[in-house]
Molecule: nadA riboswitch
Organism: Acidobacteriota bacterium
């Protein structure tokens, strides 16, 4: 240096940090429907890039 794999640390467990993308919720706009706005530990997924560990070339 390149690859794979983990989360000690957390006021029950889970949950290392930031961020795009999907889908969901909630509230709003619209007579409805399409659509479009905003909110949040979205206990869904994918994906970049970082922090600390562990193995491997």
């Nucleotide at each position: 240096g390149g690859c794979u794999u983990c989360a000690a640390c957390a006021u029950c467990c889970c949950c290392g940090c930031g961020g795009u993308c999907u889908g969901g919720g909630c509230g709003g706009a619209u007579c409805a429907a399409a659509u479009c706005c905003g909110c949040a530990g979205u206990g869904a997924g994918c994906c970049c890039g970082c922090u600390g560990g562990a193995g491997c070339c």